[in-house]
RNA sequence: GCGCUUUUAGCUCAGUGGUUAGAGCGCUCCGUUCACAUCGGAGAAGUCGGAAGUUCGAUUCUUCCAAGGCGCA
Numbered sequence: 001g002c003g004c005u006u007u008u009a010g011c012u013c014a015g016u017g018g019u020u021a022g023a024g025c026g027c028u029c030c031g032u033u034c035a036c037a038u039c040g041g042a043g044a045a046g047u048c049g050g051a052a053g054u055u056c057g058a059u060u061c062u063u064c065c066a067a068g069g070c071g072c073a
Base pairs, nucleotide, nucleotide: 001072002071003070004069005068006067007066010025011024012023013022018056027043028042029041030040031039049065050064051063052062053061
């Protein structure tokens, strides 16, 4: 330099064009306990990496950029 691939909550990930973006773990609060753990309940936490385009409508499709990974040279 070229090709492929990944980027979504603090972490690991799901989500193949349609109402308000989800799960597990973690975190906070409440209940349970003498207390802790477990268990049950509730809650907070997202510019969906950035910009533009297509579309009535984009996390999803296209292009460019950035970062990471793999391969080729």

The prediction has a mean pLDDT of 82. A computed fold for a 73-nucleotide RNA from a Candidatus Colwelliibacteriota bacterium, annotated as transfer RNA. RNAcentral records the identical sequence in 2 taxa. The source organism's lineage runs through Bacteria, Bacteria candidate phyla and Candidatus Colwelliibacteriota. Its Rfam family is "tRNA". Its family is annotated with triplet codon-amino acid adaptor activity in the Gene Ontology. The RNAcentral record of the sequence draws on ENA.